[in-house]
RNA sequence: GCGUCCGUGGCAAAGUGGCUAAUGCGAGAGCCUGCAGAGCUUUAGAUCGAGGGUUCGAGUCCCUCCGGGCGCU
Repeated sequence: GCGUCCGUGGCAAAGUGGCUAAUGCGAGAGCCUGCAGAGCUUUAGAUCGAGGGUUCGAGUCCCUCCGGGCGCU
């Protein structure tokens, strides 16, 4: 440099054009306990790497850029 895949809460991860963007871990609060852990209940937190475009509507399609993985030279 070329090709290809990926970039979603603190971490992991689903979502592939149409309700309030799942879920798990973690965090806060409560219940329980002599205390703690485990267990149960509950709460908060992402507008989806950045910017444009298409569309009535975009995390989801297109373009550019940024970052990362893999392959090739």

Record summary:
A computed fold for a 73-nucleotide RNA from a Candidatus Woesearchaeota archaeon, annotated as transfer RNA. Taxonomically the source falls in Candidatus Woesearchaeota (Archaea, Nanobdellati). The coordinates come from a structure-prediction model, not an experiment, and the mean pLDDT is 80. The RNAcentral record of the sequence draws on ENA. Rfam family: tRNA. Rfam classes the family as a transfer RNA.